[in-house]
Molecule: transfer RNA
Organism: Candidatus Wolfebacteria bacterium RIFOXYD12_FULL_48_21
RNA sequence: GCGGGAUUAGUUCAGUGGUAGAAUGAUAGCUUCCCAAGCUGUAGGCGCGGGUUCGAUUCCCGUAUCCCGCU
Numbered sequence: 001g002c003g004g005g006a007u008u009a010g011u012u013c014a015g016u017g018g019u020a021g022a023a024u025g026a027u028a029g030c031u032u033c034c035c036a037a038g039c040u041g042u043a044g045g046c047g048c049g050g051g052u053u054c055g056a057u058u059c060c061c062g063u064a065u066c067c068c069g070c071u
Base pairs, nucleotide, nucleotide: 001070002069003068004067005066006065007064010024011023012022013021018054026042027041028040029039030038047063048062049061050060051059
C1' cells in the first nucleotide's frame, strides 16, 4: 500500500428498511427478624460525517479505532 471483519446499554451479545432487545450489572419498591435468593418497576444505547429513501442500527460513500490476511 491492497483486501476482509468488528464497532449497538456500565459489561457480554442479538437485531437483513417501519417505535432497538436479552443476559448481567446499577437503582427503587415488595418479600424476609436481618442478609442472600426471589418478584415487580425505573434509568441508561446504534463510533463519527455525508448520501439514498416517505422512513436508515440495517443500503451506499468517506473517515476513526481494533483484529485478520496479502504484498